[in-house]
C1' cells in the first nucleotide's frame, strides 16, 4: 500500500433503566452495562418516530379531526468517508 474478518481486545463506545435540564418526537449531562471491529463521522438513499408551524375540514368560534418535514433517529438497513486489532 492493498485484500481478508475465524479468533483475540490495551486502549474505545454505552442498550435497558435511574436522577437532573429541555422537548412535539428526542436530547444533553452524571450514574448504569445490554450489547458493539467502526455502536468513529455525514441524514445521500430507504425505514421509523414525530407534528411545534403551515394547509384543509367540521365548529357551539371555545376548539376539534385529518395530511404534511423543513424536525428526530447513524445502537434500522444501505450508501460515503476516516479510523483500531489481527492475519495474507
Nucleotide at each position: 500500500a492493498u485484500a481478508a474478518u475465524a479468533a483475540u481486545a490495551a486502549g474505545g463506545c454505552a442498550a435497558a433503566u435511574c436522577a437532573a435540564u429541555u422537548g412535539a418526537a428526542a436530547a444533553u449531562u452524571g450514574g448504569g452495562a445490554c450489547g458493539c471491529a467502526a455502536a468513529g463521522c455525514c441524514a445521500c438513499g430507504a425505514g421509523u418516530c414525530u407534528a411545534a408551524g403551515g394547509u384543509a375540514a367540521a365548529g357551539u368560534u371555545a376548539u376539534u379531526u385529518a395530511c404534511u418535514a423543513a424536525g428526530a433517529u447513524c445502537g434500522u438497513c444501505g450508501g460515503g468517508u476516516u479510523g483500531c486489532a489481527u492475519u495474507a
Source information
Predicted 3D model of an 88-nucleotide RNA (c-di-GMP-I riboswitch aptamer) from Paraliobacillus ryukyuensis. Lineage of the source: Bacteria > Bacillati > Caryophanales > Bacillaceae > Paraliobacillus. Its mean pLDDT, the model's own confidence on a scale to 100, is 83.